[in-house]
RNA sequence: AGAGUUUGAUCCUGGCUCAGGAUGAACGCUAGCGGCAGGCUUAACACAUGCAAGUCGAGGGGUAAAGUCUCUUCGGAGAUACACGACCGGCGCACGGGUGAGUAACGCGUAUGCAAUCUACCUCUAACUAAGGGAUAGCCCAGGGAAACUUGGAUUAAUACCUUAUAGUUUUUGAUUACCACAUGGUAAUCUUCAUAAAACUCCGGUGGUUAGAGAUGAGCAUGCGUCCCAUUAGAUAGUUGGUAAAGUAACGGCUUACCAAGUCAGCGAUGGGUACGGGGUCUAAAAGCAUGGUCCCGCACACUGGUACUGAGACACGGACCAGACUCCUACGGGAGGCAGCAGUGAGGAAUAUUGGGCAAUGGAGGCAACUCUGACCCAGCCAUGCCGCGUGAAGGAUGACUGCCCUACGGGUUGUAAACUUCUUUUGUUCGUUAGGAAAUGGGUUACUUGUGGCUCUAUGACCGACGUUCGAAUCAGCAUCGGCUAACUCCGUGCCAGCAGCCGCGGUAAUACGGAGGAUGCAAGCGUUAUCCGGAUUUAUUAGGUUUAAAGGGUGUGUAGGCGGAAAUUUAAGUCAGUGGUGAAAGCCUGCAGCUUAACUGUAGAAUUGCCAUUGAUACUGAAUUUCUUGAGUACAGAUGAGGUAGGCGGAAUGUGUAAUGUAGCGGUGAAAUGCUUAGAGAUUACACAGAACACCGAUUGCGUAGGCAGCUUACUAAUCUGUAACUGACGCUGAUGCACGAAAGCGUGGGUAGCGAACAGGAUUAGAUACCCUGGUAGUCCACGCUGUAAACGAUGAUCACUCGUUGUAUGCCUUUUUUGGUAUGUGACUGAGCGAAAGCAUUAAGUGAUCCACCUGGGGAGUACGUUGGCAACAAUGAAACUCAAAGGAAUUGACGGGGGCCCGCACAAGCGGAGGAACAUGUGGUUUAAUUCGAUGAUACGCGAGGAACCUUACCUGGGCUUAAAUGAUGUUUGACGAUUUAUGAAAAUAGAUUUCUCUUCGGAGCAAAUAUUAAGGUGCUGCAUGGUUGUCGUCAGCUCGUGCCGUGAGGUGUCGGGUUAAGUCCCAUAACGAGCGCAACCCUUAUCAUUAGUUACCAUCAGGUUAAGCUGGGGACUCUAAUGAGACUGCCACCGUAAGGUGAGAGGAAGGUGGGGAUGACGUCAAAUCAGCACGGCCCUUAUGUCCAGGGCUACACACGUGUUACAAUGGUCGGUACAAAGGGCAGCUACCUGGUGACAGGAUGCUAAUCUCUAAAGCCGAUCUCAGUUCGGAUCGAAGUCUGCAACCCGACUUCGUGAAGUUGGAUUCGCUAGUAAUCGGAUAUCAGCCAUGAUCCGGUGAAUACGUUCCCGGGCCUUGUACACACCGCCCGUCAAGCCAUGGAAGC
Repeated sequence: AGAGUUUGAUCCUGGCUCAGGAUGAACGCUAGCGGCAGGCUUAACACAUGCAAGUCGAGGGGUAAAGUCUCUUCGGAGAUACACGACCGGCGCACGGGUGAGUAACGCGUAUGCAAUCUACCUCUAACUAAGGGAUAGCCCAGGGAAACUUGGAUUAAUACCUUAUAGUUUUUGAUUACCACAUGGUAAUCUUCAUAAAACUCCGGUGGUUAGAGAUGAGCAUGCGUCCCAUUAGAUAGUUGGUAAAGUAACGGCUUACCAAGUCAGCGAUGGGUACGGGGUCUAAAAGCAUGGUCCCGCACACUGGUACUGAGACACGGACCAGACUCCUACGGGAGGCAGCAGUGAGGAAUAUUGGGCAAUGGAGGCAACUCUGACCCAGCCAUGCCGCGUGAAGGAUGACUGCCCUACGGGUUGUAAACUUCUUUUGUUCGUUAGGAAAUGGGUUACUUGUGGCUCUAUGACCGACGUUCGAAUCAGCAUCGGCUAACUCCGUGCCAGCAGCCGCGGUAAUACGGAGGAUGCAAGCGUUAUCCGGAUUUAUUAGGUUUAAAGGGUGUGUAGGCGGAAAUUUAAGUCAGUGGUGAAAGCCUGCAGCUUAACUGUAGAAUUGCCAUUGAUACUGAAUUUCUUGAGUACAGAUGAGGUAGGCGGAAUGUGUAAUGUAGCGGUGAAAUGCUUAGAGAUUACACAGAACACCGAUUGCGUAGGCAGCUUACUAAUCUGUAACUGACGCUGAUGCACGAAAGCGUGGGUAGCGAACAGGAUUAGAUACCCUGGUAGUCCACGCUGUAAACGAUGAUCACUCGUUGUAUGCCUUUUUUGGUAUGUGACUGAGCGAAAGCAUUAAGUGAUCCACCUGGGGAGUACGUUGGCAACAAUGAAACUCAAAGGAAUUGACGGGGGCCCGCACAAGCGGAGGAACAUGUGGUUUAAUUCGAUGAUACGCGAGGAACCUUACCUGGGCUUAAAUGAUGUUUGACGAUUUAUGAAAAUAGAUUUCUCUUCGGAGCAAAUAUUAAGGUGCUGCAUGGUUGUCGUCAGCUCGUGCCGUGAGGUGUCGGGUUAAGUCCCAUAACGAGCGCAACCCUUAUCAUUAGUUACCAUCAGGUUAAGCUGGGGACUCUAAUGAGACUGCCACCGUAAGGUGAGAGGAAGGUGGGGAUGACGUCAAAUCAGCACGGCCCUUAUGUCCAGGGCUACACACGUGUUACAAUGGUCGGUACAAAGGGCAGCUACCUGGUGACAGGAUGCUAAUCUCUAAAGCCGAUCUCAGUUCGGAUCGAAGUCUGCAACCCGACUUCGUGAAGUUGGAUUCGCUAGUAAUCGGAUAUCAGCCAUGAUCCGGUGAAUACGUUCCCGGGCCUUGUACACACCGCCCGUCAAGCCAUGGAAGC
C1' cells in the first nucleotide's frame, strides 16, 4: 500500500466482498509448564445457609455466663479481676464494599464565584470548668401472649436530663467614626439593649468537658462553556416570568404563601418522544475522526417498589425507623417476621462467566490511654488456555538418498527425506530427596536525651500465602489446528456424477472436479488453531482535512423578499475576533521517553515529557468586527434618444368553415390501400346571391424579436411595465445571495354562469384482423372559447441555480451610438455557428463555459420495494407537498469500442428476379426416406448443407439384425515350455449345417544327439460394427471460388480499439490508379499446372496415303513415302501489344485492324482467417467407460425386399416435330485372358454348339437420333406400356421368399397435370445414343465419363433469395431462433388493511 466482482472487450460512476487490528467474549478440535492480569455483558429476577460494624469497665448502676479461690447440708453460697452478657451513657454506624435501574440534568467535565454558607473527630491560640435538683432503664415483684414482644408496681446511678451563677465573644435593638470594595455591601472600633456554657474520671503525670477565634479537611449553593437521535414532535408555560412583603433554610432563591404586573422560553430547535449514568480513559486510524465507557481511579444515582420524616456535625440513611404496595416465610388464625445491586453460595434466564476456601501476618478503617477487639475492606490461596508474556517437546553427525506409503511418461524415476535407523552429547521441563532467604519493624516492656511527646539504644513477640537453590534418573514425560480455484502462501491421485455436498465475494458439482468426500504431499500459525458475533480500518462510500449535481444519483418551474451568510476605496479611534509573552489550572493511574527491579518478557517502580483545553493578565494592531469622517468606480436617480408578437381593457377587419333562405340544376355525393357506415329524387353534392354564428388570424415569418419563467403573432385606441444607448448632472455602498413566507405559473381537470362554427376524449356505427375494447372511415358528448374562483403540476429542458471578476481567435445576425472618402473602422447590449488553451469517463463544453477564482442558496449518496405505506398539511374533488421500513438482488447505471441484427439508408454482385427454353407437383413404375408392422424388418445421414445419401452391385456370403443349434485361449498371428508324429485326405454314423463320434491311411533331413515342419496342450499377449463425433486425430459438407482475413513498424486514442483495409474512380477480384499518417508485408484474387481451339519443329508404328509402282469384285491390301490427317514431345501465339475516341491515371468504348483465338478465349484442378460443439468412434486410428461360458466367436434358416399411408429423386408416357415397317450414313471415349470374341451353324428370340484373332492405335465390344421410302389419320388409337397368364434362356451349391433377359398372349392408369416449385446464358438448355466402375448374375430407369444433333432470351435491378462494402439505431453479445413485459396457477417470505376475538 491494495485486491475480487457489472462487459464480448474498454474507460468511468457505484455498491457488495476480502486481506489488518481489537474483545469482560462464545462454540468446534486439541492441550506440557510458569509469571502477570481478568472472570453474570442476559433477569435492578427470586433467594436456603453462614459471615460482612462494632467498641469503650480509664463515664455509670452492676454481675447473667465462663475461669480462679474459699465455704458447703453437695442443692448451692460468698469473694475476686489483667473478666464482662444484658441495661443507661459516649463515639462510630453518612466510611469502607456493591450495582448502573433511573437520569439528556448544573447529572457529569472544565473554569470561576459565595460580600449568600456549614463543617464532628484533628492542629494552633485565649478564657473557663462554680452551686443545686428531680427522674429513668437495669435489678426485684406481679401479670398478658403461641411467638414477636409487652403492661403495671416498688427502688436506684451517671460524662443521661433540668434550674441557677459567671460572659470575653456571639445574637437582637438603636447610634457614631475610620478604611475597603465587586451592585446589593464588607471589615474594624466605641456606646446602649436582649438572650445564652460546662462533666467529670484519675495511677496526680494527665485525660476529658464548655465558650470564642484561626487553620486544615469535608460538604452545600450559584454561574460561563461543552455534553446522543427524531421536525412524520412547532409552538410551550399560571408558580408559569418578574416585583413587594412574609414564612422556611446552614445559606441565596417562586423554595413556599399572599398581593401586583404580564411576562418567560423557542427554527442558534423550545415543548414532546426515544435511547443512555458522566468523565479520566480504551479500541482503531497517517491524522482529522469513528466506535466504546468491562477491570482501575474521580463524580453521580440507587439499595424489594413508592412515599415520609426522625436522630445526628453530616442521612431523608444498603445490613436504622414509620406508612402504603407486591412477593416470600412462621402461626395456637388472634397476630407476627423479611429484603445478598456486601463475600461465598442456590435456583432461574442464557451461547456464556469461578470457592458456601485461609488469614487479620502486611496495608487501611472503627472504638479504646493501652493491651486489644472487630473488619468477606484487604492480603492470599482454589477453578477457567479468557487474554498478554516467557520456556519446553531435544542438539550435533548420519545416503545404499533403506523399507512402507503416494505419484508418474512405469524393467525405471520422483516424493515422503537427514526425516528414520545408527553414533555421540545435553538435562530446561518432569521425577526423587533435601537446604534456606525475603515480605517484619513498628506497636509493647526496659533505659536514655531533651524542646514532656518525640528521638536514640536495647529486650521480646508476631507469616495466611509464596518463591529460589542443590540433588537422583534418563531423550527419557510432552503437537495440534486450519487451509491448498482466484483474491491468498500451498497440487496430485481415487470416489461421486447439478447427486451428495462446498461457499467470505466471484462461483464449483450434469463421467477425466487442483473448488464436494478420502488419501499422499504441501503451506500458514503453534499450546494453541479455526469459526461465529461486535467495533474501527481499508471506505476520499457523508468528503473540516477531503466528494459531487449536461448525459452516471443529484439545480428548486420562475420571481420577489424576511432572518441569516458574504460584501468597494481612504483615514482616525477602539481592541471583540486574531497573534505573542507570562501566571494559574489541566488529580492519580494510563500513553510516550530515559533509567531501574523481578534470570528475560509481560508486569512493576522512579524521573521526565505530554495533556493540543479553560481562566486570568500584559502587549501587538496587518486583516475581520465596532464607532466616526470622507470618496466614486459597485448600485440607483435625472435628462435625451431608441426598440419590441411584453402586459391589461375596448373597438374594428377580411379570408375560410358551418348553418339558414332563395335560385340554377340532376344523380349521385362523400370516403379509402380497397370499401362500407353516412348524406341524397321529400332534389343532395356542385354553382350563384343574401343573411347569421362562433373560433382562429394565411402571406410577411426567420438559428428574428419581447418577457423572470409559464408564455406572447390580424389592425387600431387608451392605460401600463421593461430593456438598451448616450450625457456624466445628482445620491454616496444604498450591494449580492436568500431558509421560512408571499406572488406568478402550459396543458388537462374542478365549481358557478354564459357560449358552441370547426375540431373532438367518452360513446355509436362501418372497415381491417385469428381477435381489434386500436391504428383507417362516418358521426358525436364533455371539453376546447368568455367571465369569476380553485388546482399548482410537466421531458415546467440548455435535462446546465443566481451574482461578480479574469482568460486565444474567426464569421454571421438584431437594436443603438461614435467615426469615415462612400469602401469603412470602433463600441455597447442581445442572439447564432466554428475552433484553440484548459476542463471532462467520454460524448463534448469552450467570453452565452461544463475553463480559472470568489460569495450565497438548493439537491445527491447502490438497484428494486417507492415517490409507495402510515402520519401531517393544502384542496370541493381529482390529487399535490412532505416522505419511510420490512424484504430482496450483486449488481443497476453512464459514455465510448468491435461485431451481429433492423419489415434503416446508400453503392454493387450472383440463373437472385425479370425475359425465355425444358421440367417437377396429376398417372404407372423404379429407387431412397418417414410412419406403421414385425421375432428381426441392423446401423448411420434429418432445413438450406438428410432422403438413386454411406451402398461404385443385400438370393447364400456380404450382415452388423432375428430365431435355433454349437465353442470358451477361442477364427488369425507371435513368444516360451511340454507332448505327439503328424496335419491332412478318404470313408461311415448322427445332424439343417457347423460340428461331434469312429474307421482307414500316415512327415522330411540327420553326424542318430537332434533340427525343421505340423498338431495338441499350458502360460502370455485376445476379441467387441458395444457407448461417448459433446474427450479426439484424420477426412468431408456448407457459407463460397464469396473477396475477403491479418501482421510488423509508425501515428491517433486514458483504454477497448482505430488507422493501414477509409474517400474518388475502376475491376470478375482488397484488380489497379489517384488521393491520403501512414509505409510495407503475409494468407487469399490473378498467374504458374492439366485439357481444348491454331501453327511450327522433331519423330513415324499398330495410325495415315498426296505423288510413284504393284494388286483386288472391292478394300493402305502390298512395295514405298514422311507431304496430309493423326499420334506425342518440345516450342510459338494473346499482352488492351496497335489504331480512334473518352479519361490525370487505372481503365473503358469501338461487330476497328490484324489474327485460329480479343480483352481471366472455353473447361478442369486449386477452397484464405473462420462459422455451424455441422457429419463420421460403422472406413481407419485413438483417450476414457463397459462385456469376458458373452455385448466375443462358428453355423443353418429368416430378415434388411414387409405395406391402410406421406414425402423426395428419377424413368416411361399421354402422341403426327409422332408410332410401326423396310433401306441407308456418320462418332468419341473406354474395356478385354476365370476376358472380349470376328466368322459359321441351329433357334422367331434370349441364347446354344463349333471356330479364329487379340495381353491390344494391330484382334474384338460398338452407335442412335438423322436421311430415303411405305403405312397409320386424331381414336384411350398401330398412342401408352403397367399388371397378369403360359413357355423358355442364362448366371450361380441354390433364383420359393428374392435375379435379369426372351417369345406368345393380356393391354391398367394416363388426353400435358392445383397451390407451389426446379434447372439452364452457348457448343449451353433440350434431345440422341455409347462406354466404364462395382460385378458369378442382377433388380442400373442410378452414378461417372463420351461424343452426335443443336436452340430461345436477357428491357433492366423496383421487388423475392443469398452475398460484399460504407453508413445509421440498438436495452442484442448463446448475438433477432436475441432480449423482454403483463396476467394466471401452486407454494413460501415480508408488510399494510380487516369482519371477528